[in-house]
RNA sequence: UUGAAGACCGGGCAUAGCUGUCGAAAGGCAGUGUCGCAAAGCUAUAGGGGUUUCGCCUUUCCGCAGUGCGGAAGGAAAGCCAGCCAGUUGUAUAU
Numbered sequence: 001u002u003g004a005a006g007a008c009c010g011g012g013c014a015u016a017g018c019u020g021u022c023g024a025a026a027g028g029c030a031g032u033g034u035c036g037c038a039a040a041g042c043u044a045u046a047g048g049g050g051u052u053u054c055g056c057c058u059u060u061c062c063g064c065a066g067u068g069c070g071g072a073a074g075g076a077a078a079g080c081c082a083g084c085c086a087g088u089u090g091u092a093u094a095u
Base pairs, nucleotide, nucleotide: 005095012037013036017032018031019030020029021028022027035083041088042087043086047085048084049081050080051079056075057074058073060072061071062070063069064068
């Protein structure tokens, strides 16, 4: 110098739930809260994975006053998730 592990003290973040708010939803933001976290910092078309379906699509089903409309089912991300993996930056200290 590089890599790995790592206790105390101090500091940092904040899961579920609840409240308010934005959103069709997933989810975001603020407050409360404190499950946990040594990256629970950052990155979401341009790695994998997950999640939602307003609008959109359907050789599917049902209804109707019928070439369209309504409902159901299925499909689908350009929406969302970094506290799933990943990438990247950073990381006090006995040992």
A computed fold for a 95-nucleotide RNA from a Clostridiales bacterium, annotated as c-di-GMP-I riboswitch aptamer. The RNAcentral record of the sequence draws on Ribocentre. Its Rfam family is "c-di-GMP-I riboswitch aptamer". Rfam describes the family as follows. GEMM was predicted in a large-scale screen for bacterial structured RNA regulatory elements. Model confidence (mean pLDDT): 76 of 100.